[in-house]
RNA sequence: GAUCGUUAAGGGCACACCAUCUCGAGAGGGUGGGUCGCAAAGUCACGGGUCAGCGCACAAUCAAUGGCGAUGAUGGCCGGGCUGCCGAU
Numbered sequence: 001g002a003u004c005g006u007u008a009a010g011g012g013c014a015c016a017c018c019a020u021c022u023c024g025a026g027a028g029g030g031u032g033g034g035u036c037g038c039a040a041a042g043u044c045a046c047g048g049g050u051c052a053g054c055g056c057a058c059a060a061u062c063a064a065u066g067g068c069g070a071u072g073a074u075g076g077c078c079g080g081g082c083u084g085c086c087g088a089u
Base pairs, nucleotide, nucleotide: 002089003088004087005086012038013037017033018032019031020030021029023028036076042082043081044080046079047078048077049074050073051072052071054069055068056067058066059065
């Protein structure tokens, strides 16, 4: 350096849920508790998915709903990029 991995050691993060926030229209996010899990559950919205609100008036008798468009969110949805501890080869 590469590949594989979590056997061991030291550790790390923190699902759901709860509380809170003069964050946000919302999805969601911050903080604290919590600890389902994770070998990158570190980081990045590049591709896809999903979610949110807005628009279109394409479908639908109205509506619900679906479709399309850009915008936003989600990195613990998947893929991918970058970086990293330890061990084995």

The prediction has a mean pLDDT of 83. c-di-GMP-I riboswitch aptamer from a Desulfobacterales bacterium, 89 nucleotides, folded computationally. Lineage of the source: Bacteria > Pseudomonadati > Thermodesulfobacteriota > Desulfobacteria > Desulfobacterales.